The prediction has a mean pLDDT of 82. Predicted 3D model of a 71-nucleotide RNA (transfer RNA) from a Thermoplasmata archaeon. The RNAcentral record of the sequence draws on ENA. The organism belongs to Thermoplasmata, within Archaea.
RNA sequence: GCAGGUGUAAUCUAGUGGUAGGAUGUCAGCCCUCCAAGCUGACCACCCGGGUUCGAAUCCCGGCACCUGCA
Numbered sequence: 001g002c003a004g005g006u007g008u009a010a011u012c013u014a015g016u017g018g019u020a021g022g023a024u025g026u027c028a029g030c031c032c033u034c035c036a037a038g039c040u041g042a043c044c045a046c047c048c049g050g051g052u053u054c055g056a057a058u059c060c061c062g063g064c065a066c067c068u069g070c071a
Stems, first nucleotide, its partner, number of pairs: 001070007010024004018054001025043006047063005
């Protein structure tokens, strides 16, 4: 330099155009003599910019970061 892939919460991950979901975590409450475990609730996210569309995490273009291959 070229090609391909990936980017969603503090962490891991699901989601092929129509309410962003789960687990871990954190906080509060319940339970318990206390701790742990358990139960209930709350908190936290679509890498950035633009386009298409009534509507974009999703499709398209560009950028950035990371990974892989080739040179």